[in-house]
Context: one part of a larger RNA
């Protein structure tokens, strides 16, 4: 100097504590481990892998398996040759098909010094080469996760010390902050903090159409219409929040506690922003790249399978076990996005309330699994889509030791849209509707931070 201590001493975070609601039992989704197989393709591996690479495996995707087939090769650049086009249709035979063999129809490349001279295009052939999701993330970039949006990490002069180093950056106070004030061998100064950038929450101002309608006036009772631009709203500029104002405390600072005015109060609230480093963390299958392997193959087509198995085990969801509830009827009210253009038109909620029934059962609870019988999508749903009608109705009565998320328009609860997508969602990303409890306080359990002490560690 560092690390580490079941040393100390300050301090912090939904870290515990107060609270509401999950997981761990059930069933089903998915994802991993095992196993199983021709193959169940690779990759992630405590926290930070496991609804994760995958914004969507029937064929493709696909990288893996079996079989058939190809060798300058599906793709690129030069060389030689040869043809003038390429290119598109039909048909005929073999084949799972990839292909391979015949036949015929339709088009008939541009310049030009008319010289196969130039360009281009297409077929053969030789080799140079192409390919390679083959291997090494412990040879790399690039980009990422993680401590952690935690308050840190360093430098220049100067100063101390034989030296590594130290000091600054320690200390009293204070903040969300190494963030300010004070003090000090120290003086500044980077990179981190704040801030400056987006969104939302008030007011103003400029537009008034496809939004809107307050007061006139007509009406078919629809802002429709005539009119208007006040209000909403929409989108573009501005204002406004600074501990600025007041009282208390603090050392006359820094801030700190409470007040007033405010649409909003001390960092509004929420995002984007991620210092030095750390984990030889992650990824050579996004992509790029060194080396080493394959080159009639480890390259490259096609069919058909597999990635969807299944004594098991665990992760992460959904649906429940029920009367704050199902059922049956009435029945409103959103907001983002979305459709080529569309504030016009289309896609649009649920729960809520209100009537009615059911009465504590494995039920009028729950829906799993199975038989049939449609729908849709696609060259085709058999392995293997998704829905939907009748029928069937399994396990579950709130879950052991564990264990996870949240501090406000948050949890919890309700729908609803988008990305990929031909089709397929309980995920994923966003959106709005209803809308809580609770925090005394830091002794502990778990991560940091900052000083200080011990060390037979580096």
């Nucleotide at each position: 100097u560092g690390a580490c201590g079941g040393g100390g001493g300050c301090c912090c975070g939904c870290a515990c504590a107060a609270g509401c609601g999950g997981u761990g039992g059930a069933g089903c989704a998915u994802g991993u481990g095992g196993u199983u197989u021709a193959a169940u393709u690779c990759g992630a591996a405590g926290c930070a892998a496991c609804g994760c690479g995958c914004a969507g495996a029937a064929c493709c995707u696909u990288a893996c398996c079996a079989a058939c087939c190809c060798u300058u090769g599906a793709c690129a650049u030069c060389c030689c040759u040869a043809u003038c086009g390429c290119g598109g249709g039909u048909c005929c035979g073999a084949g799972a098909g990839a292909u391979c063999g015949g036949a015929u129809c339709c088009u008939u490349c541009a310049g030009u010094u008319c010289g196969g001279c130039u360009g281009g295009a297409u077929a053969g052939g030789u080799g140079a080469c192409a390919g390679g999701u083959g291997c090494u993330g412990c040879a790399u970039g690039g980009c990422u996760g993680u401590c952690g949006u935690c308050a840190g990490c360093u430098c220049g002069u100067g100063u101390c010390g034989u030296g590594a180093g130290a000091u600054g950056u320690u200390c009293g106070g204070u903040u969300a902050a190494g963030u300010c004030c004070g003090g000090c061998a120290a003086c500044g100064a980077g990179c981190g903090c704040a801030a400056c950038c987006c969104a939302c929450a008030u007011c103003c101002u400029u537009a008034g159409u496809u939004g809107c309608c307050a007061g006139c006036a007509g009406u078919u009772c629809g802002g429709c219409u005539g009119g208007g631009c006040a209000c909403u709203c929409u989108a573009g500029g501005g204002a406004a929040a600074c501990u600025g104002c007041c009282c208390g405390u603090g050392a006359u600072a820094a801030g700190c506690g409470g007040g007033a005015g405010g649409a909003a109060g001390g960092u509004g609230u929420g995002g984007a922003u991620g210092a030095c480093g750390u984990c030889a963390a992650g990824u050579c299958c996004u992509c790029a790249u060194g080396g080493c392997c394959c080159u009639u193959a480890c390259g490259g087509g096609u069919u058909g399978g597999g990635c969807u198995a299944c004594a098991c085990a665990c992760g992460u969801g959904c649906u429940a076990c029920a009367a704050u509830g199902g059922u049956g009827g009435u029945g409103a009210c959103a907001g983002u996005g979305g459709g080529u253009u569309a504030a016009u038109c289309c896609c649009c909620a649920a729960a809520a309330a209100c009537c009615a029934u059911c009465u504590c059962a494995g039920u009028u609870c729950g829906g799993a699994u199975u038989g049939u019988c449609g729908u849709c999508u696609g060259c085709a749903a058999c392995u293997c889509g998704a829905c939907g009608g009748c029928a069937u109705g399994a396990a579950g009565u709130c879950g052991g030791a564990a264990u996870c998320g949240c501090u406000a328009g948050u949890a919890a609860u309700c729908g609803c849209a988008g990305a990929a997508c031909a089709g397929c969602a309980u995920g994923c990303u966003g959106c709005g509707g209803u809308g809580a409890a609770u925090a005394c306080g830091u002794u502990c359990c778990c991560g940091g931070g900052c000083c200080u002490u011990g060390u037979a560690c580096a």
The part of an RNA shown here (small-subunit ribosomal RNA, 3' major domain) has 458 nucleotides and comes from an uncultured bacterium. Its Rfam family is "Bacterial small subunit ribosomal RNA". Model confidence (mean pLDDT): 81 of 100. The full RNA is in RNAcentral, with records from ENA and SILVA.